[in-house]
């Protein structure tokens, strides 16, 4: 170079046309405790960036940009 994968909240991480983007750990507030812990509820945080299909896209397609690995 060339060929495959992978990019979603702080982390990890499930979805692959139509969800309120599931869940985990973290985080804030409450309640529970003298207190803290533990434990219960409740809420903020996410689709890497452009185009393209499509009534509709985190999901397909191209193209960039990062990552990973396989080849000379």
């Nucleotide at each position: 170079g060339c060929c495959g994968c992978c990019a979603u909240g702080g982390u990890c991480a499930a979805g692959c046309g139509g969800u309120c983007a599931a869940g985990a750990c973290g985080c804030a507030g409450c309640c529970c405790u003298c207190u803290c812990a533990c434990g219960g509820c409740u809420g903020a945080a996410u689709c890497u960036g452009g185009g393209g299909u499509u009534c509709g896209a985190u999901u397909c397609c191209c193209c960039a940009u990062g990552g990973c690995g396989g080849u000379a």